Small-subunit ribosomal RNA from an uncultured bacterium, 1485 nucleotides, folded computationally. Its mean pLDDT, the model's own confidence on a scale to 100, is 85. Rfam family: Bacterial small subunit ribosomal RNA.

RNA sequence: AGAGUUUGAUCCUGGCUCAGAACGAACGCUGGCGGCGCGCUUAACACAUGCAAGUCGAGCGAUUAAAGCUCCCUUCGGGGAGUGUAUAAAGCGGCGGACGGGUGAGUAAUACAUAGAUAAUCUGCCCUAGAGCGGGGGAUACCCACUGGAAACGGUGGUUAAUACCGCGUACAUUAGCCCCUCAUAAGGGGGGUUAACAAAGGCUUCGGCCACUUUGGGAUGAGUCUGUGUCCGAUUAUGCUAGUUGGUGGGGUAAAGGCCUACCAAGGCUUCGAUCGGUAGCUGGUCUGAGAGGACGAUCAGCCACACUGGGACUGAGAUACGGCCCAGACUCCUACGGGAGGCAGCAGUGAGGAAUUUUGCGCAAUGGGCGAAAGCCUGACGCAGCGACGCCGCGUGAAGGAUGAAGUCCUUCGGGAUGUAAACUUCUGUCAGUGGGAACGAAAAAAAUGACGGUACCCACAAAGGAAGCACCGGCUAACUCCGUGCCAGCAGCCGCGGUAAUACGGAGGGUGCAAGCGUUGUUCGGAUUUACUGGGCGUAAAGCGUAUGUAGGCGGUUGGUUAAGUCCCGUGUUAAAUCUCAAGGCUCAACCUUGAAACUGCACGCGAUACUGGCCAACUUGAGGGCAGUAGAGGAGGGUGGAAUUCCCAAUGUAGCGGUGAAAUGCGUAGAUAUUGGGAGGAACAUCAGUAGCGAAGGCGACCCUCUGGGCUGUCCCUGACGCUGAGGUACGAAAGCGUGGGUAGCGAACGGGAUUAGAUACCCCGGUAGUCCACGCCGUAAACGAUGUAUAUUAGGUGUAGCUGGUAUCGACCCUGGCUGUGCCGUAGCUAACGCGUUAAAUAUACCGCCUGGGGAGUACGUGCGCAAGCAUGAAACUCAAAGGAAUUGACGGGGGCCCGCACAAGCGGUGGAGGAUGUGGUUUAAUUCGAUGCAACGCGAAGAACCUUACCAGGGCUUGACAUUCAGCGAAAGCCUGGGAAACCAGGAAGUGCCUUCGGGAGCGCUGAAACAGGUGGUGCAUGGCUGUCGUCAGCUCGUGUCGUGAGAUGUUGGGUUAAGUCCCGCAACGAGCGCAACCCUCGGGCUUAGUUGCCAUCAGGUAAUGCUGGGUACUCUAGACCGACUGCCGGUGACAAACCGGAGGAAGGUGGGGACGACGUCAAGUCAUCAUGCCCCUUACGCUCUGGGCUACACACGUCCUACAAUGGUCAGGAUAGAGGGGAGCGAAGCCGCGAGGUGAAGCGAAUCUCACAAACCUGGCCUCAGUUCAGAUUGCAGGCUGCAACUCGCCUGCAUGAAGGAGGAAUCGCUAGUAAACGCAGAUCAGCAUGCUGCGUUGAAUACGUUCCCGGGCCUUGUACACACCGCCCGUCACACCACGAAAGUUCGUCACUCCCGAAGUCGGUGGGCUAACCCAUUAGGGAGGCAGUCGCCUAAGGAAGGGCGGAUGAUUGGGGUGAAGUCGUAACAAGGUAACC
Repeated sequence: AGAGUUUGAUCCUGGCUCAGAACGAACGCUGGCGGCGCGCUUAACACAUGCAAGUCGAGCGAUUAAAGCUCCCUUCGGGGAGUGUAUAAAGCGGCGGACGGGUGAGUAAUACAUAGAUAAUCUGCCCUAGAGCGGGGGAUACCCACUGGAAACGGUGGUUAAUACCGCGUACAUUAGCCCCUCAUAAGGGGGGUUAACAAAGGCUUCGGCCACUUUGGGAUGAGUCUGUGUCCGAUUAUGCUAGUUGGUGGGGUAAAGGCCUACCAAGGCUUCGAUCGGUAGCUGGUCUGAGAGGACGAUCAGCCACACUGGGACUGAGAUACGGCCCAGACUCCUACGGGAGGCAGCAGUGAGGAAUUUUGCGCAAUGGGCGAAAGCCUGACGCAGCGACGCCGCGUGAAGGAUGAAGUCCUUCGGGAUGUAAACUUCUGUCAGUGGGAACGAAAAAAAUGACGGUACCCACAAAGGAAGCACCGGCUAACUCCGUGCCAGCAGCCGCGGUAAUACGGAGGGUGCAAGCGUUGUUCGGAUUUACUGGGCGUAAAGCGUAUGUAGGCGGUUGGUUAAGUCCCGUGUUAAAUCUCAAGGCUCAACCUUGAAACUGCACGCGAUACUGGCCAACUUGAGGGCAGUAGAGGAGGGUGGAAUUCCCAAUGUAGCGGUGAAAUGCGUAGAUAUUGGGAGGAACAUCAGUAGCGAAGGCGACCCUCUGGGCUGUCCCUGACGCUGAGGUACGAAAGCGUGGGUAGCGAACGGGAUUAGAUACCCCGGUAGUCCACGCCGUAAACGAUGUAUAUUAGGUGUAGCUGGUAUCGACCCUGGCUGUGCCGUAGCUAACGCGUUAAAUAUACCGCCUGGGGAGUACGUGCGCAAGCAUGAAACUCAAAGGAAUUGACGGGGGCCCGCACAAGCGGUGGAGGAUGUGGUUUAAUUCGAUGCAACGCGAAGAACCUUACCAGGGCUUGACAUUCAGCGAAAGCCUGGGAAACCAGGAAGUGCCUUCGGGAGCGCUGAAACAGGUGGUGCAUGGCUGUCGUCAGCUCGUGUCGUGAGAUGUUGGGUUAAGUCCCGCAACGAGCGCAACCCUCGGGCUUAGUUGCCAUCAGGUAAUGCUGGGUACUCUAGACCGACUGCCGGUGACAAACCGGAGGAAGGUGGGGACGACGUCAAGUCAUCAUGCCCCUUACGCUCUGGGCUACACACGUCCUACAAUGGUCAGGAUAGAGGGGAGCGAAGCCGCGAGGUGAAGCGAAUCUCACAAACCUGGCCUCAGUUCAGAUUGCAGGCUGCAACUCGCCUGCAUGAAGGAGGAAUCGCUAGUAAACGCAGAUCAGCAUGCUGCGUUGAAUACGUUCCCGGGCCUUGUACACACCGCCCGUCACACCACGAAAGUUCGUCACUCCCGAAGUCGGUGGGCUAACCCAUUAGGGAGGCAGUCGCCUAAGGAAGGGCGGAUGAUUGGGGUGAAGUCGUAACAAGGUAACC
């Protein structure tokens, strides 16, 4: 510090996810030791048991042992009494139980933090200073007696003490009243005088004193109260809240100000700077994270607050409204004799419950601290320790060195090896930890002694032994780390992207590796990364985002100059910012964690002295901002009134006759009752052609004939006036298209709804004929639009060029005609700059300032609920659950378009001939079958693999056999092999027999062959063409496909390759930020066409000679033809024209051939997971007495049917008979086979010739000549069938071909549709070859005869280039929308039901304070002193307040609810086709 993820790729926007750190954690696997910390986050749920607050006998009355002493008695053992010390339980009294310890329920302010105030206060014990402590009195608990009760607990009478209680005396002081002085801040501050009131207790003593007590001043400590500031979320909580409410006066109350309380008076107080209400929450020092600013949190430790079963209340006290006190009410638990009582672990342990989850009913007061005490001491679950828990942090160990045959095992392998791996074994050492034994602390504290829970612990020494001590996660990318096996979209993984459908580095296992380590992972949570709420530090034209527009309130901001002030701001200082924490330094535990000390820091607040530039306040002035005056000016600016013409429609009249109208084509409709058309007249409503213009005006919406009236704003000129009067603007207010609503009018045209006609599979649409609301007017609502420049308003600054509108200056002039300036508006282009790009660019999206509005992933959703507005429609405000990993912007390359332009092709058109109908052949589908083997399936499968299935082929089926095998290599043994005979058998084969030994040789042997045996292995036309190689098809013989360097662009990419011409062509030329190059095109190759030359046999025969019935038959020749080698020839080379002085095109000449001369071979980058595992090769998987091999027979030849490709025909351009003419290219030795003879023929016989320019296949046929047939199912056509034959072959039954005779089917030119062909082509005609024993209507070649047509590129199909749109990129066979049906999920509504909470009203009203009363009761004081009376007090009773409770209605929130509504998700469901291309009716608001 970043990374992954949207796309084919790119840049941007934007969300999601990861890597880090942390934790009071939990869970999984694992677990050696120690130190230091931490340990109910949930039920403030309920609690058994024990302990957690007592102490003082030196306050008091009492009670009681032992020793000693004294006295008495004595059976001499002893007993009793007193004294005395020590003191248990209980009591009176004092102090402490308000500390310490726990918890976080409540509390959003009676809290906390910070800074202050208290002149408005109190303070036990403690410190300091002053003064004092005199003299009396009456009770009471304990106890005793009686007595009630189960108990808890009492009652009555009697006795007694005090540092318990009560008077009296004294009183510096204190308090209160009055007076004076003084300080001061408005006030009750301080001091002085005077009057009144008000204290006390003793105990111990060594007699020195000590400890208590009373009062006063001061201090310290602690506490109360008040003030400023700060402290979470919600406005779907706001014309809101408040009656003791806000203030005053009198009174009361408190330690103390105060509505704190009360009576009266006034009507205030708080609030958009967020009152009130609702939700949540103890606050802080700090903790975690972060670069910081921030964000989240508030365990342990420390400060404050609150609480103590729930609610209320006071008492005591210095202090409480009191955790281990009291009273009352309530809930719960326990005891009970049923009458009544007891209790409160949120103290320490512990139990139950809850929960993912949190410990011992331990030891000790030795230390530190606390209470009491004069002290000894007692008490102390505070505390110090130990136990449990890897819960966290820190440290240590599980050994070290050497050790290669790189052992074994395991894993992988290309089988060679590699890895684990110096790892182990083995050798030599060491001894940390744990273990055993011995020793042994500090902690203990200023004289000595005593005192240690921890603990026989830390630590030290000795001993023995490598012995007792390693796991967890991960290994596709992010992210360090790779292979094998298993599995086969299954099982599973997953933080995101995503893996898994037979070769998974992603699942599971293994080997290996990587990371951390007594831990490692997972889950949860927080911060970070996230500049993804942006103060630091973001945005708003198109990505989310500018309010539809203006006006204006609060608020924010504000021109120039001077003065003043010092609030903001700045400097310095003072106080505070508790300790701990953090940081730094040093020190102590062996180190570290941990601890100690010191420093720094605590960014804050308050106070004080200063500074005055800037901002603010106040004062004075200025003119440039703003406004006004004067003079002009343009305009569809607004409102009202009036006027006009054209057109449509309707009405009347006329002319006139059969149609009109409408459409892609039609029909509905109108019309013989006279339409349409034409002419004249009239009515009525609405809108204003031309002018008209990226012209004008207005804030926006918007405004368009002309005239009049009223009226708003702008601009220009002038530089006269005011003097900052300004900008923006939350709320508020006004305006606000269309549609819609209300009332009343109006209605020509148009026209939702609706009706009809068409279209269509349907057509609730598009098209047509009608047509109601509405559109128009008046008044009133609505308040929204893609209300758009998708661009808030205002001001300033920053190159230009060119239009246009308004006003104006200069120049010039008869004249604003031209030219040239200024201001204002409105357009285009463009520099810098900005922008993700597109683009913007003085009219900014540049550079700045001020203010407002708005945004924070997509969907759910502008929805639900609530509220406001509205007559309604609806508008405004505006969520969540749930769900996805994207959604999106701009640009790029492709592909596509029922987009455009240019161009090509037998693509169409123009022609010729076919297919589709018939019969047959053949292939395919389907069906059938034991099997009908397999593959090929749009073009680009279907006379295809197959250039030839009777057996074989053959892969299929049935049956019979073989198992190292039919075939290959290696080893051993035997043998030559092949072949022959007999038996069985369908054959393969099995059993037996006879015979018998080859070739080469360097003489050693070797090669090939057969049999037997064993194992490695063979074998597979078994699977996967979606694991592959190779080969092939197709787009397409289409003209394209790329690269290097340079340049442009952030980039994908572009340029080049586009453009202007031209070509068959990216062919060539020109131009050009490109310049070059490669693969393609063309050419080079083969063949045909002309010529020259060479060579002449088997070819040829002109000349010469010979011969024949005839023939190059023979001699001869090589001229010609021909054969087959080399070469020439054609290049737009020449001429004319066109063209850009080009390329090129058109025409012509010459030429055998002319513009690539015809044909062939040749197929760029790539596409189709195209085809082929059955040509071959090959990975992996599968079979191994079988999925291998072999044999016989069968099948591949089946047959209701459908399709493709062909053959033959339907006839006279023909058929048939007879005669006659003319090819080319091929084949031939297990071959072609002549002549001759036989047969009607197929064929047979025959054997000459020929390995072939010699012989042969081999007669070419259509054609020509002549005869017959005469339009018919025929003298057409030949299927089918019968009989008789031939050929091949072991074998023609399934299942060959041919011949003869006989038979003589369909078919009379083929519907929709569809194919080929542009010249030696189509069409027609035959010939040959491959395969092959035999078997072509197929295929491949060959020649013969030999046409028609092409205006042209609108349309169909395919293709190329440019351009455009795109939501496509698996690329239109794309993408994608909505209803319906099914399943699941969350949410809304709902008659209601139910729970919680809040406030108000009324009733009742405990305990208790306060007040009234107090006839009953009453020791202390007073009067009397005999009774009694008084003062004071108490019980009782009354009243105010009031908890809980009850009743009625209400607000808010939650849960649930038959049914219902939409939403989301899900598989290959249904219906359509809305959107993306002009998406087939442009889309959208």